Predicted 3D model of a 74-nucleotide RNA (transfer RNA) from Pseudobutyrivibrio xylanivorans. The prediction has a mean pLDDT of 81. Rfam family: tRNA. Its family is annotated with triplet codon-amino acid adaptor activity in the Gene Ontology. RNAcentral holds the sequence, with entries from ENA, MGnify and Rfam.

RNA sequence: GUAGGCGUAGCGUAGUUGGAUAACGCAUCGGACUCCGACUCCGAAGACCGCCGGUUCGAAUCCGGCCGUCUACA
Repeated sequence: GUAGGCGUAGCGUAGUUGGAUAACGCAUCGGACUCCGACUCCGAAGACCGCCGGUUCGAAUCCGGCCGUCUACA
């Protein structure tokens, strides 16, 4: 340099035939339980989806550009 994959809460993932308040686990915070703690149970907060633009009534999802990262080939 060329081609391809990936980028979604603090971390790891789902959601990709476009549709409703973006879901789950761990972690965090609060509560119950306990003499205290752990475990367990209940609840809460936390991302508007890498950035910008386009298509559409409607975009995490489709299209274009850019950035980052990984792989292959040069």